A computed fold for an 88-nucleotide RNA from Gorillibacterium sp., annotated as c-di-GMP-I riboswitch aptamer. Taxonomically the source falls in Gorillibacterium (Bacteria, Bacillota, Bacilli, Paenibacillaceae). It was read from a public genome assembly, where an Rfam model found it. It matches the Rfam family "c-di-GMP-I riboswitch aptamer". Rfam links the family to the GO term cyclic-di-GMP binding. Of the family's consensus pairs, 95% are formed in the model. Model confidence (mean pLDDT): 87 of 100.
RNA sequence: AUCAGUAAAGGGCUAACCUGACUGAAAGGCAGGGGCGCAAAGUCACAGGUCUAAUGUAUGAGAGUACAAUGACGGCUGGACUGCCUGG
Numbered sequence: 001a002u003c004a005g006u007a008a009a010g011g012g013c014u015a016a017c018c019u020g021a022c023u024g025a026a027a028g029g030c031a032g033g034g035g036c037g038c039a040a041a042g043u044c045a046c047a048g049g050u051c052u053a054a055u056g057u058a059u060g061a062g063a064g065u066a067c068a069a070u071g072a073c074g075g076c077u078g079g080a081c082u083g084c085c086u087g088g
Stems, first nucleotide, its partner, number of pairs: 002088004012038002017033004022029002036075001042081003046078003049073003055068005
């Protein structure tokens, strides 16, 4: 440097859920608790996919409904970058 892996050792992150006089229109994010799980469940929204619809357009007498990211999701997949230990 590269390939494979988590048997060992040291560790790491944290799903659902709960709390918040936090944030956002929402999806979600953040903080504390919690731990389903994860060998990158570390980082990045480039590609696909999914979620939301403030705003916009159409429709409706109205309540509403439909469509659409510029918003979000990295624990949806691919891709890119970086990394511990062990073995080849």